[in-house]
RNA sequence: GAGGGCCGGAUGGCCGCGGCGGGCCCGCCCGUCGAGGAAAGUCCGGACUCCAUGAGGCGACGGUGCCGGGUAACGCCCGGCGGGGGCAACCCCAGGGAAAGCGCCACAGAGAACAGACCGCCGCUGUCGGCAGCGGCAAGGGUGAAACGGUGGGGUAAGAGCCCACCGGGGGGCUGGCAACAGUCCCCGCAUGGCAAGCCCCACCGGGAGCAAUGCCGAAUAGGGACCGCGCGCGGCUGACGCCGCAGGGCCGCCUUGCCCCAGCAGGUCCGGGUAGGCAGCUUGACCCGUCGGGUAACCGACGGGCCAGAGGAAUGGUCAUCGAACCGGGUAACCGGGGAACAGAAUCCGGCUUACAGGCCCUC
Numbered sequence: 001g002a003g004g005g006c007c008g009g010a011u012g013g014c015c016g017c018g019g020c021g022g023g024c025c026c027g028c029c030c031g032u033c034g035a036g037g038a039a040a041g042u043c044c045g046g047a048c049u050c051c052a053u054g055a056g057g058c059g060a061c062g063g064u065g066c067c068g069g070g071u072a073a074c075g076c077c078c079g080g081c082g083g084g085g086g087c088a089a090c091c092c093c094a095g096g097g098a099a100a101g102c103g104c105c106a107c108a109g110a111g112a113a114c115a116g117a118c119c120g121c122c123g124c125u126g127u128c129g130g131c132a133g134c135g136g137c138a139a140g141g142g143u144g145a146a147a148c149g150g151u152g153g154g155g156u157a158a159g160a161g162c163c164c165a166c167c168g169g170g171g172g173g174c175u176g177g178c179a180a181c182a183g184u185c186c187c188c189g190c191a192u193g194g195c196a197a198g199c200c201c202c203a204c205c206g207g208g209a210g211c212a213a214u215g216c217c218g219a220a221u222a223g224g225g226a227c228c229g230c231g232c233g234c235g236g237c238u239g240a241c242g243c244c245g246c247a248g249g250g251c252c253g254c255c256u257u258g259c260c261c262c263a264g265c266a267g268g269u270c271c272g273g274g275u276a277g278g279c280a281g282c283u284u285g286a287c288c289c290g291u292c293g294g295g296u297a298a299c300c301g302a303c304g305g306g307c308c309a310g311a312g313g314a315a316u317g318g319u320c321a322u323c324g325a326a327c328c329g330g331g332u333a334a335c336c337g338g339g340g341a342a343c344a345g346a347a348u349c350c351g352g353c354u355u356a357c358a359g360g361c362c363c364u365c
Stems, first nucleotide, its partner, number of pairs: 001365007009323007017034008036343001040354002043352005048210004061206005066080005081095001082093004096201002101199002103195003118141002120137007149167006168190001169188008214280004224271005229265002233246005248262003287306008327338004
């Protein structure tokens, strides 16, 4: 220097809080247990519950994307392959397809994908000449992230895969490997630059909502229904509903007139829905520890042992004593004085990822 793992204040007393077990004098006592490696972000994957859904196919939308393995599953993990970085240990990669199609390639530059000609090189003509015109070329210069294979030689007026060797590229075969791929041989002068965290194409995966899910019990009050009890006046019209008039009640010392409202009941018994509230879901689980076995590993199997918060407007706290790492000051040092513990805090439960973290310890290279 690189990679990985673990811990992350300690012990005791007193007071207080929550769960469970027990005791009795029935609201107190005793015993026991009581946050994390991330409980966090809610970013992926599941279990569980309800809703939706006949089956299959196609399409849309979203996600994943080298190969093999692990797993309940994953976008996670392990082992490989390829590419890039590092002297190295090791680290990083959004790593399918650019000859299916479309689109884009800023600035600079002559030219950015049907290539192109600014400087330059060469030939011819004109000119005393600098130079100008016409033609050939693309090696060199210049621009750029990128200039239509690279280096060297031959060749040529100058040049060019024009020709040759090597490298690169494409196609085919063989060998090794489960595969990604690697090695090697032959053929092809080279024929299609980059971007798919632009559209797109291909393959695979995917119903929706979430424990405030959901299930059970269930008051008081108000409202609904059934039955019982009491009441439902008189007259007229109508098939009936109903309407009209008079009478009654609200309404009040009495009377008259007018308007408005009421026509069933503060009755009893029962039923059903919902609310408050209570219970379940709720913590024994893809769990933890140890030994052995298999596997390079992730992980899997067998045996033995353990129980490790379960609250719910939400407990896990306070204080005292002893000890105390960082860190600060002094000192060459031993040491002395001060100082006092990072990030954070369960809420149905698991597997991951990511993010935060004073400091300490261990292992490997």